Molecule: transfer RNA
Organism: Halobacteria archaeon
RNA sequence: GCCUCGGUAGCUCAGACUGGCCAGAGCGUCUCCCUUGUAAGGAGAUGGCCGAGGGUUCAAAUCCCUCCUGGGGCU
Numbered sequence: 001g002c003c004u005c006g007g008u009a010g011c012u013c014a015g016a017c018u019g020g021c022c023a024g025a026g027c028g029u030c031u032c033c034c035u036u037g038u039a040a041g042g043a044g045a046u047g048g049c050c051g052a053g054g055g056u057u058c059a060a061a062u063c064c065c066u067c068c069u070g071g072g073g074c075u
Base pairs, nucleotide, nucleotide: 001074002073003072004071005070006069007068010027011026012025013024020058028046029045030044031043032042033041051067052066053065054064055063
């Protein structure tokens, strides 16, 4: 230098190919119930404008371009 995969909640990830149901799951955290107490269990609450900028579109996490960043491969 080229090719390829990833970047979405505090953490681990799904959703992207096929644009639209105004962005989800598990874990975590907080409150309460239960218990003599703890754990386990139950109920409720708490979360991200999707790596950055621009473009297309009525509408973009999703399509296009550039850049940043991490993994792998080739020369």